This is a predicted structure of a 471-nucleotide part of an RNA (small-subunit ribosomal RNA, 3' major domain) from an uncultured bacterium. Its Rfam family is "Bacterial small subunit ribosomal RNA". Its family is annotated with ribosome and structural constituent of ribosome in the Gene Ontology. The prediction has a mean pLDDT of 85.

Context: one part of a larger RNA
RNA sequence: UGACGGGGGCCCGCACAAGCGGUGGAGCAUGUGGUUUAAUUCGACGCAACGCGAAGAACCUUACCAGGUCUUGACAUAGUAACGCAAGGCUAAGAGAUUAGCGCCCCUCUUCGGAGGCGUUAUUACAGGUGGUGCAUGGUUGUCGUCAGCUCGUGUCGUGAGAUGUUGGGUUAAGUCCCGCAACGAGCGCAACCCUUGUUGUUAGUUGCCAGCACGUAAAGGUGGGCACUCUAAUGAGACUGCCGGUGACAAACCGGAGGAAGGUGGGGAUGACGUCAAAUCAUCAUGCCCUUUAUGACCUGGGCUACACACGUGCUACAAUGGCCUAUACAAAGGGAAGCGAAGGAGCGAUCCGGAGCAAAUCCCAUAAAGUAGGUCCCAGUUCGGAUUGCAGGCUGCAACUCGCCUGCAUGAAGUCGGAAUCGCUAGUAAUCGCAGAUCAGCAUGCUGCGGUGAAUACGUUCCCGGGCC
Numbered sequence: 001u002g003a004c005g006g007g008g009g010c011c012c013g014c015a016c017a018a019g020c021g022g023u024g025g026a027g028c029a030u031g032u033g034g035u036u037u038a039a040u041u042c043g044a045c046g047c048a049a050c051g052c053g054a055a056g057a058a059c060c061u062u063a064c065c066a067g068g069u070c071u072u073g074a075c076a077u078a079g080u081a082a083c084g085c086a087a088g089g090c091u092a093a094g095a096g097a098u099u100a101g102c103g104c105c106c107c108u109c110u111u112c113g114g115a116g117g118c119g120u121u122a123u124u125a126c127a128g129g130u131g132g133u134g135c136a137u138g139g140u141u142g143u144c145g146u147c148a149g150c151u152c153g154u155g156u157c158g159u160g161a162g163a164u165g166u167u168g169g170g171u172u173a174a175g176u177c178c179c180g181c182a183a184c185g186a187g188c189g190c191a192a193c194c195c196u197u198g199u200u201g202u203u204a205g206u207u208g209c210c211a212g213c214a215c216g217u218a219a220a221g222g223u224g225g226g227c228a229c230u231c232u233a234a235u236g237a238g239a240c241u242g243c244c245g246g247u248g249a250c251a252a253a254c255c256g257g258a259g260g261a262a263g264g265u266g267g268g269g270a271u272g273a274c275g276u277c278a279a280a281u282c283a284u285c286a287u288g289c290c291c292u293u294u295a296u297g298a299c300c301u302g303g304g305c306u307a308c309a310c311a312c313g314u315g316c317u318a319c320a321a322u323g324g325c326c327u328a329u330a331c332a333a334a335g336g337g338a339a340g341c342g343a344a345g346g347a348g349c350g351a352u353c354c355g356g357a358g359c360a361a362a363u364c365c366c367a368u369a370a371a372g373u374a375g376g377u378c379c380c381a382g383u384u385c386g387g388a389u390u391g392c393a394g395g396c397u398g399c400a401a402c403u404c405g406c407c408u409g410c411a412u413g414a415a416g417u418c419g420g421a422a423u424c425g426c427u428a429g430u431a432a433u434c435g436c437a438g439a440u441c442a443g444c445a446u447g448c449u450g451c452g453g454u455g456a457a458u459a460c461g462u463u464c465c466c467g468g469g470c471c
Stems, first nucleotide, its partner, number of pairs: 008471006015462002019426005026317008034308002042053002064303007073126001077125008089102005106117004128292002131290003137286002139281003142277001144275001149188006155164003168179003194269004199237007208227003213224003240263001243257005319419001323378007335366003340359002345354003385416001390411007432454007
């Protein structure tokens, strides 16, 4: 000077408290440990590993294992020599990689000597490595923490390490601002500038919209017409403690009010200071050193990553009547679409199939939103709750669903009656609940990322638990 204290003071945060809903018990999904295995590839391990890398393991991916193969090599560059017999195609063998045969006999320029290009073979340098070291590194990332801090120049003080400034009195979400002060200034952070959402003006009016006029329909902006409204998307306005009252130190600021769509940072996002953890990553990539070079490289087939006495994490579905089932019916937003989305119509109980209109899309399609509302039924039961498991029959994708995909129908109908100790999330359009879309993707989400619908309760307070800031 820091750090630490079951030292003190002040102050914050879903930290506690007040509430609402969960987890921990059940079944299943998924990740991990362990065990097993020829292999169950590797990494991640308190918070900050464990639905994590993986935005999608049947083959491929794939790095692992078994077997079959290759050795200048699957991939790159260069030199030398030879060749145009290569690649591709067909036939045969084989699990395939590959091997054998058939057939084919490169292109441009040319002074016809050759030169150049491309390709193959041989050879030499070399290639290759998801092999090791994240404790040799770059880059990237997590975390404390969107916490309010971290520093510098000059001056002053101190022998010095250092201090001061940055402490103090107020105030703020904030080292935010004011006042004071041996300090005066400055930088990185805070805030603002950026995006989005909430109000509105102007411009514009198709693919969007339809008030008035006309046509028209079973219905329909379907048509003429129009751009008023909605909306779209560009540019402005608007909020600044600006105004009023009070408190305060005549300050900063705080409390209340007016006006206003919005009020004191309006809501949300992006944005992460100096640093900490020898934090994570050599398997995104790059890279030093070490190791390997007929193998730790490369190709192929099959298997494995999907195993299963068990343990843990994260989720989904439930245990029902604020509910289940049946019938009818209403209202979104945000997205995606050409090797794509695929309508109408038809077949099928259904998954789906036939069909192929339209659409590179404010035009067409995915696409019926669901909870909701109306009516009916069930009558508290392991049930008309719950759906695991299993059998049979089908559908789809794809060379191929045995190991190991998803979906449908019929049958089957397990545990489970609200969950011990303990523990998690959330302060408002939030929690809870309801569906929709997208990325990845041939196919395959209960995961992830978004979108809207319905829509609460509670916060006395800071004694205590946890984390953090200042003295």